[in-house]
RNA sequence: UGACGACUAGCUCAAUGGUAGAGCACAAGACUGUUACUCUUGGGGUCGUGGGUUCGACUCCCACGUCGCAA
Repeated sequence: UGACGACUAGCUCAAUGGUAGAGCACAAGACUGUUACUCUUGGGGUCGUGGGUUCGACUCCCACGUCGCAA
């Protein structure tokens, strides 16, 4: 520099413009020789920041930031 990409829960990632979810992790409970395994339940989100479009934006557009990729 780029008519390249990514950014969502502690971590890894989903989500057709219409109520933000899963797995792992964490907490509590059940189970039992046992702190493990298994099962159940629960907490946890300014959706990177600021604007715009829209009745409605994680989703579309613009700028900025961080990281990555290419040269």
Transfer RNA from uncultured Hyphomicrobium sp., 71 nucleotides, folded computationally. It matches the Rfam family "tRNA". Its family is annotated with triplet codon-amino acid adaptor activity in the Gene Ontology. The source organism's lineage runs through Bacteria, Pseudomonadati, Pseudomonadota, Hyphomicrobiaceae and Hyphomicrobium.